[in-house]
Context: one part of a larger RNA
RNA sequence: GGGCUAACGCUGGCGGCGUGUCUUAGCCAUGCAAGUCGAGGGCGAAACCCCGCUUCGGCGGGGGAGUAGACCGGCGGACGGCGGAGUAACACGUGGCUAACCUACCCCUGGGAAGGGGAUAACCCGCCGAAAGGCGGGCUAAUACCCUAUAGUGUCCCGAUGGGGCAUCCUGUCGGGAUGAAAGGCGGGCCUCUGCAUAGCAAGCUCGCGCCCAGGGAUGGGGCCGCGGCCUAUCAGGUAGUUGGUGGGGUAACGGCCCACCAAGCCUAUGACGGGUAGCCGGCGUGAGAGCGUGGCCGGCCCGAGGGGCACUGAGACACGGGCCCCACUCCUACGGGAGGCAGCAGGCUAGAAAUUUGGGCAAUGGGCGCAAGCCUGACCCAGCGACGCCGCGUGCGGGAUGAAGCCCUUCGGGGUGUAAACCGCUGUCAGGGAGGACGAUGGGUCCGUGGGUGAACAACCCUCGGACUUGACGGUACUCCCAGAGGAAGCCCAGGCUAACCUCGUGCCAGCAGCCGCGGUAAUACGGGGUGGGCGAGCGUUGCCC
Numbered sequence: 001g002g003g004c005u006a007a008c009g010c011u012g013g014c015g016g017c018g019u020g021u022c023u024u025a026g027c028c029a030u031g032c033a034a035g036u037c038g039a040g041g042g043c044g045a046a047a048c049c050c051c052g053c054u055u056c057g058g059c060g061g062g063g064g065a066g067u068a069g070a071c072c073g074g075c076g077g078a079c080g081g082c083g084g085a086g087u088a089a090c091a092c093g094u095g096g097c098u099a100a101c102c103u104a105c106c107c108c109u110g111g112g113a114a115g116g117g118g119a120u121a122a123c124c125c126g127c128c129g130a131a132a133g134g135c136g137g138g139c140u141a142a143u144a145c146c147c148u149a150u151a152g153u154g155u156c157c158c159g160a161u162g163g164g165g166c167a168u169c170c171u172g173u174c175g176g177g178a179u180g181a182a183a184g185g186c187g188g189g190c191c192u193c194u195g196c197a198u199a200g201c202a203a204g205c206u207c208g209c210g211c212c213c214a215g216g217g218a219u220g221g222g223g224c225c226g227c228g229g230c231c232u233a234u235c236a237g238g239u240a241g242u243u244g245g246u247g248g249g250g251u252a253a254c255g256g257c258c259c260a261c262c263a264a265g266c267c268u269a270u271g272a273c274g275g276g277u278a279g280c281c282g283g284c285g286u287g288a289g290a291g292c293g294u295g296g297c298c299g300g301c302c303c304g305a306g307g308g309g310c311a312c313u314g315a316g317a318c319a320c321g322g323g324c325c326c327c328a329c330u331c332c333u334a335c336g337g338g339a340g341g342c343a344g345c346a347g348g349c350u351a352g353a354a355a356u357u358u359g360g361g362c363a364a365u366g367g368g369c370g371c372a373a374g375c376c377u378g379a380c381c382c383a384g385c386g387a388c389g390c391c392g393c394g395u396g397c398g399g400g401a402u403g404a405a406g407c408c409c410u411u412c413g414g415g416g417u418g419u420a421a422a423c424c425g426c427u428g429u430c431a432g433g434g435a436g437g438a439c440g441a442u443g444g445g446u447c448c449g450u451g452g453g454u455g456a457a458c459a460a461c462c463c464u465c466g467g468a469c470u471u472g473a474c475g476g477u478a479c480u481c482c483c484a485g486a487g488g489a490a491g492c493c494c495a496g497g498c499u500a501a502c503c504u505c506g507u508g509c510c511a512g513c514a515g516c517c518g519c520g521g522u523a524a525u526a527c528g529g530g531g532u533g534g535g536c537g538a539g540c541g542u543u544g545c546c547c
Base pairs, nucleotide, nucleotide: 001547002546003545004544006543007542008541009540010539013393014392015391016390017389018388019386020385021351026349027348028347030346031345032344035075036074037073040072041071043069048063049062050061051060052059053058082304083303084302092228093227094226095225096224097223098222101221102220106217107216108215109214110213111212112211114148115147116146117145123138124137125136126135127134128133154179155178156177157176158175159174160173161172162171163170164169185209186208187207188206189205190204194202195201196200230276231275232274237267238266239265242264243263244262245261246260247259248258249257279301280300281299282298283294284293285292286291306327307326308325309324310323329340330339331338332337357383359382360381361380365379366377367376368375369374396426397425398424399423406417407416408415409414430488432483433482434481435480436479440474443471444470445469446468447467448466449465451463452462453461454460491536492535493534494533495532496517497516498515502531503530504529505528506527512519513518
């Protein structure tokens, strides 16, 4: 000199864009943050309104409504969001390998969906419990579950044969054997075919969404390896599943990953083992560079979800807002037993020098579900608070005296503040008032129509194009124009040298200053005040940390 997720002191006009618990991975009241599908399925209210009856207590019917709701089932809850405790490790970065692997939804290709069965939740009845919740009996559906069939391609085995590879091996063809599927479900339309039947319906046709098998793709991931990046030798030896083998288990998959047996190996001064510290990177800061420091916001990867362990479900988890167990803590309790997990968004307590609203909206972007309409979304988009940072703007502009007053200095002549003010002329940024008023929507949605595709069809569905209507949290904001009027808007640090800027008074080694050198003991440019000056400016200084 530059930089900062800064804090502190003094001061503070406006706007834009960013950014905001570095400490206690301490504890949390309250609300919200993950649902959705009735076009998979069964069930199915109430308030209230109307009608009828009534012994005036009420009862029945219709509507509300096949709505609300819970339940079975599907997909999603493994994403998104938060944090950095742990981790010195194939965790990360980079380059490869996987002939040792998986991949729901999506795309492409080929083929298929035959026949049957038994349950169960909701619901009803009974029972236990303070509650959380649970037990027994009875009924019922499915795109829930199960059995059988079929299956060339799939998988496994045997035989024959071809190609390839770095060993184990990979891959193609033929023959034989074994083995493995499904929901022809839901919705729309139609009568060409089929069947009922004629003016319509479905078992038929057709369209859409789905289901099963196989192959391929895309995307995402698992595993392995080379190389690279901290300190410490006042840590020198470490190691029993340890190192290797055989056989097995397990996994999507190789493997001592796990197990039985066998052998005695394996690592280490090129630093093993131990200890300390730490998430890693793209980057960022500084620097001429080499380097040094750093990893906040944003992006990628990893790890974590009160501490510890475990598996279940699933394409995917050993699962933040799923489950089980132990521990600590908090809460409820009828004392028998239960409930809970903000390192999600706000917000609170505590800690601290120190860090925000219990805001608005799904309009946009993105995500989940759904044929869709749509629903959900504290992701996100916005707004609010804080000079915390960067950037921009303003606090006026021109004229105006040998030069007012005040204040300061003085050799008492005068000098300085100083065109500074007053005063005259002007302008109108920002703030204030008023009028108009967005972009973000060239998108999305509903309806109507044109053209095209499928089709028997002027039906339905899909695509293109046109028209009408509709959709904005921010926001009556940005922006534009009008109105008035210099009005509402400057401070902070420094002045001995380094270092830019000097006089006076007070004080008298006192009070004090100080980054270093050093100032102060009676004329102090170094302390304190004043005047003047220097620097920066909505900031200026101080402290801390890095180069």